Context: one part of a larger RNA
Order: sequence, then structure tokens, then C1' cells
RNA sequence: GCCAGGGAGUUGAUUUACGUGGCGAGGUUAAUAUAUGAAGCCGAAGCGAAAGCGAGUCUGAAAAGGCGCGAGUCACGUGGGUCAGACCCGAAGCCAGAUGAUCUAUUCUUGAGCAAGACGAAGUUCUCCGAAAGGAGAAUGGAGGUCUGAACUAGUGCUACAUGCAUGUGCUUGGAUGACUUGAGAAUAGGGGUGAAAAGCCUAUCGAAUCUGGCGAUGGCUGGUUCCUGUCGAAGUAUGCCUAAGUAUAGUCUUAUUUAGUUGGGCAGCGAGGUAAAGUACGGAUAGGGUUUGUCAGAGCCUCUUGGCUACGGAACCCAUUUCCAACUCUGAACUUGUUGUCUGCGUAAAAUAGGAAUGGGGGGCGGUGCGUAAGGUACCGUUCCGAGACCCGAACAAGGGAGACUGGAGUUAAGGUCCCAAAAGAUAUGCUAAGUGUAACAAAUGGAGUCUUAAACCUGAGACACUAAGGAUGUAGGCUUAGAAGCAGCCACCAUUUAAAGAAAGCGUAACAGCUCACUUAUUGAGGUUUGAGGCCCUGAAGAUGGACGGGGCUAAGCAUAUUACCGAUACUCCAGAGGCACUCGUAAGAGUGUUCUGGUAGGCAGGCGUAUUUUCUGCGUAGAAGUCCUUCCGGAAGGAAAGAUGGAGCGGAAAGUAAUGAGAAUCCUGGU
Repeated sequence: GCCAGGGAGUUGAUUUACGUGGCGAGGUUAAUAUAUGAAGCCGAAGCGAAAGCGAGUCUGAAAAGGCGCGAGUCACGUGGGUCAGACCCGAAGCCAGAUGAUCUAUUCUUGAGCAAGACGAAGUUCUCCGAAAGGAGAAUGGAGGUCUGAACUAGUGCUACAUGCAUGUGCUUGGAUGACUUGAGAAUAGGGGUGAAAAGCCUAUCGAAUCUGGCGAUGGCUGGUUCCUGUCGAAGUAUGCCUAAGUAUAGUCUUAUUUAGUUGGGCAGCGAGGUAAAGUACGGAUAGGGUUUGUCAGAGCCUCUUGGCUACGGAACCCAUUUCCAACUCUGAACUUGUUGUCUGCGUAAAAUAGGAAUGGGGGGCGGUGCGUAAGGUACCGUUCCGAGACCCGAACAAGGGAGACUGGAGUUAAGGUCCCAAAAGAUAUGCUAAGUGUAACAAAUGGAGUCUUAAACCUGAGACACUAAGGAUGUAGGCUUAGAAGCAGCCACCAUUUAAAGAAAGCGUAACAGCUCACUUAUUGAGGUUUGAGGCCCUGAAGAUGGACGGGGCUAAGCAUAUUACCGAUACUCCAGAGGCACUCGUAAGAGUGUUCUGGUAGGCAGGCGUAUUUUCUGCGUAGAAGUCCUUCCGGAAGGAAAGAUGGAGCGGAAAGUAAUGAGAAUCCUGGU
């Protein structure tokens, strides 16, 4: 792990609501075997703090208001509450009494042990020096929480090996005459001991031992809680709480009874609101210009001081087509909402009372906000979906698109699709794209003689644009400057002539010249050209870690844009047949008929059934084969029921009422088997 068996809302008391039954202004017994038992309990009168009054009473001067004035009680059953272990299992802990120092900590008593080697303290002897005190040297000597290193003891590193019902093995390492190690016997006991102190150790147990008891401690926490079907169907919000994992009340759900209209929508009348937008009249901010102000914060200049001045700055005002505002509004929607009326809708869907809950962790999309750089962020409001919702599409995918699933059959569509995987168009028409762009949810600013469309201006057979050929000169090397300055370092001027045209020169170049181009002109050629703007598709910008993803193959359309027609495609819609619920009609009932925009469903409420064991009564079966077991068939909407055959070998059913240790797949469930 699997299998079998066991395994969780029970029992008593009390209270409340409902159902059924008995009696009824009464009902009912407790103790006891019965008879008995009239004690008690509930009810029959209330109001008031009370005196008290009484179908009334209390407050009040009164008006008026509060509580009362119509049947209960007993038993059984069911749902709740309370008290008890109270649905089951589960703590860590707290307290009491006992048991432990054969482990280990410390202490006491009495014993035991420590190979070998090294260093060489004090003391002593001798010699030498010295007046002495003392010193030096050589011997001798054998000290030491000394050194090296066995036994012994410890347990540093390798996290090597082992991992076996629990601290081992190997290598390495510390101490090894000492605060050393060790045998035996004894002492200290649980809020206590012992501790060279680690909260260490106190029998594999220690930040308070172990055993038993209080004990079924308690747990707002985790897990589990056993047959079927029908019907309705939530909440994750508000307020309070030593409250935040809980709970009370309200809200939302459900059941029963009663009452009689009522929710939503459209329109109209009368109101409420200051948002979006807009605006600049107010408040505030803001770019530019102008006017005034120097009795102006500052700054600058002039001035000996006084003071004066201003293309700075400040302040005030003005201008116009500067630009704005959550904490601005001269304005101002949509929209939301109150109330009245009317129309419409409405299986009464509404409200009240009574019983029972669950919930009180929420989450996503869209729209509107606050905070935040942002977030699959956080806190709100509205709506919708998931939660509690299957089915189809989105490759896969709680909440995105379509659509709300009673059962069976047939057809038609939705979203989305129609080359193959894979149902259906290699559909039609016209364009665009060449980037595999795209077929995907996704990129920005910037840049692009990529390409298509479109608009305007200008040049153009009196020859445009581009190439090619020729010219591109003279006064003059303009003047100045300069070593030089000659078109071309720099400053000033920028005239005139010849011309078809040619700048006192646009660029390169030289030390300066020279030289090469340009502007400009002519020739040649012969038809469009130049510039600017707008739009479509495309390119660049464009970087991620195994090789790689349009779902894949692949596609030049099977891509993109616009338009059209077919087809595919859901549990949607339509039709047929059937089951159930609800309402209504008929009916004594059983039932029948009609209608239905009814029948997804977690928590949860309500309703009806199936099965197990056993009791009572009635009625059956069985050695011509009971129960049980195996297998097959049939019946029922399900839980389930029945039968044939085989096995088995002695008991077992049905109906109606009762009783309950009554239904298992889960609880790291328990026991056994494997």
C1' cells in the first nucleotide's frame, strides 16, 4: 500500500415551537408490583415599587399613554436552546502522591595504576677570586599542575566507512606524577539535587525526571463524520466585543401560517445634486508685451556726505487668439434619486408573525476614484461573472467570447471557424505587403530615394532635369595689412569693362604663385522634372541564458484591408415522446385534465422514500434442500427488489405496528491478515 472487521449527533433532565391524540374551565398524577395516593405542578386576572383596586389598573391636573381583558393541560413524535464529557479523535501543559544517584554530577570511606627516554631547580662537595658580604667554574643531586611518548584516559579533524531497536570503526589528534585515572562501598531527590556554568547531568527521558491519579483536563485550532431522491437556495457586508481563525445583532436563504396587492420598467408633473465637459467672472498658478512706480526688499553705477541715476530686479495695473486647476466656478449635462399620477409587467413573485439555518477569509473582468514609479499591488463605489455553473470557442487555461445542462430522438443556429492534423470554401470580387512581415495578446521615440495612393507649388518643345564637350575673361596681384597675402590668413570696399556667360569669388590647393572645381553661359540630347505635405502596408530601433515553436505541419496566401454568398459548429433555439414540481378545474378519495418564460447548484432549510438488527400480532417457506457464497437474467427514477443454475447443509421470510449500539472510502483512524 491493499483486503477484512471495528469506527463518530447518543442518553437523562428541563425549556420552547410545530405535528398527532386524550380530556377540557379545567388538565395531570409523583413515590408503590397493583389498588391506593388529590401532596404538588400548569391554567382559570390583571395592574402597580407598594398600600391597594380589580376587567381593569398604573402614570397624569387633564388630554392621553403603558400593561391587561377570547383555552388550557397531559402524553407521544420531530426541530432548536440550556445543564451534563454531549458528534468523534487529537495537545503542549497544571496539581497531588509515590519510585529512582546500577547511567551520570559532586562529595565521603577504603583500595589500585601510570613502559621508556629527555631537560637538569634548590641543596651539597671541591677548586679559584674576595678583608668580608658574596661571586665564578667543575662535579654531585634529582625538583617539576616540565618536555617526547606506551599502558590508561579523552574525543580534535575527516561530516571517510557503518547507519544496524539508538552514539560504532578506521586514520588523525589532546593529556599522560596530576585540579591525574580507576575498582568497590556510601551520601545528596524533582521547583529539589549536583554543576571549574554547557540551563549541563539526575537510568537511551531534563528550560523542571519517571509512574499513577485528578482525567473523557481544556482546545474560538487541524482532521474525520457511513443509504437514496425531490424542492428552494445563500454569504464573505454593517455595528459591538482583550475583537481580528471566534461570536452577538442586523442583512441575505429556507419552512409553516395569516393578510391583501405589489416590486420593476416607460412617460408626465414638482423637487434634490455641482460631477464630466467647458470657462476664466472670483481664488490661485503660468509664458510674452506694455505703462506707472527709485517716499521699493535687493543689486549695480556715479557721488566726500546728503543724495542722484537705471534696457537689473521687485510691486501694481493694462493688453491680446499664452497656458491651466482635487482642495477655482459666471456656466453646466448625461446620469442617479425623492414624491405624486398614469400605463405596463407580475404561477402573490409582496408584507407580517413563528421555527430552522449557513455566512460574517473572498476573487476576476469592465466603468469611476484614493495611495503607489509600478505590480498577478493595495483601499473603496457601481455592475457582472467565478465562488456554487456543466456544454461550445479561446492549442492547453476558476472567472475572456457564446450559452444557463429534467430524460431520449430529429433539425436550426451563436461565439468561433471552413489547406492537412480536424467538422465545414485550396469560395467570389478589388486592392496592399516581399518583410515568412503576418498567420499570435505585445513594443516606443528616432531614422528610411522600401513601395502604393493622394494634394499643392514651381520649371518645361521659346527645350526642363541629368550626363558629356567648350568657355568661366579684363581693369587687377582692388585697397590695407604682411617676410609674403596674387579670388580663397585677416580688415575695408565689393565697383567697372568685354560679353552668350563669368562672384574683386562657393570649395580644394600653394611658403606665396601656380593648379583643379563651382556659380554662370553655350552646344549636344529630346520629355517630363524638382520641391513640400498627407495617408496605407513594410524596414530599422528590437538584448537571456539546453535546441524550439503561428497549437504543429506548412502557407506568398492558407497574410492584411474592404465587400458578398454558402457551409460547419453547443446540453442554446424549434419540433416529437416521456418523468417530476407548482398553480387551477373536476372528483368523497384514488385519480383525470389544462397551463407552465418551472426542473445547474456548494453551505444550508424543507419533504418523501430504501435497506440492516430485533420485539409483538397475523400469515408463509424449508433435507423433494433454509441462510450464506458464486454467476446470469429480469424489474424499479434511485437507495434497492425478484428469479434460474451451481455450491452449501438447517434454518428463513412477507404484511402492519414498535424499538435502535442501524448504512464507511478517507480521520498521518484502531485490530488482524497479506
Predicted 3D model of a 674-nucleotide part of an RNA (large-subunit ribosomal RNA, domain II) from an archaeon.
Rfam family: Archaeal large subunit ribosomal RNA. A reference for the family is Yusupov et al. (2001), "Crystal structure of the ribosome at 5.5 A resolution", Science.